RNA sequence: AAUGUUCUUUGGGGUAAGGUGCAAGUCCUUUCCGAUAGUGAAAGUCUAUGAACGCGCAGUUUUUUGCGCGCCGACGGGGUGGAAUUCCCCGACCGACGGUAUAGUCCGGAUGAGAAAAGAACGAU
Numbered sequence: 001a002a003u004g005u006u007c008u009u010u011g012g013g014g015u016a017a018g019g020u021g022c023a024a025g026u027c028c029u030u031u032c033c034g035a036u037a038g039u040g041a042a043a044g045u046c047u048a049u050g051a052a053c054g055c056g057c058a059g060u061u062u063u064u065u066g067c068g069c070g071c072c073g074a075c076g077g078g079g080u081g082g083a084a085u086u087c088c089c090c091g092a093c094c095g096a097c098g099g100u101a102u103a104g105u106c107c108g109g110a111u112g113a114g115a116a117a118a119g120a121a122c123g124a125u
Base pairs, nucleotide, nucleotide: 001125004122005121006120007119008118009117010116016030017029018028019027032104033095034094035049036048037047038046044093045092053070054069055068056067057066058065059064075091076090077089078088079087097108098107099106
C1' cells in the first nucleotide's frame, strides 16, 4: 500500500396559490421535489444498483428469512470545450403498492428494509 473478515454509524426530497364541487394536499391552471455507484466534465431522463410488486426453491415453523427468476418510469434541439444525452440556454417528459373524490408530494405497510458511504478493529500477503 492493495485486498479480506468482523463491527459501528450514516443512509429520500417535495403541494403553495387559484378554480370546480356536498366532498379533492387526489380533478383543472400555475408552482414544488429528484436515493446510490459509474461515465473523458458535475445526470430524475445514459449504463447499472436499491426500494415496491409477482412467482419458484430452501430454511424457520406460521410469518418471517435467504437465494434465484420475472417486473421495473421519463429527452430532444442549440452553445462552449480536447472531452459533456452530465455544464449553459430553450422547450419537453417521468415518478410502485394499499386507503381516500382519481395522489411523485397526504395517511399506511415503515421506529421497517436497503444500494451505498464513512470510520474502527483483526488477520494474512
Predicted 3D model of a 125-nucleotide RNA (FMN riboswitch aptamer (RFN element)).
Of the family's consensus pairs, 97% are formed in the model.
The coordinates come from a structure-prediction model, not an experiment, and the mean pLDDT is 80.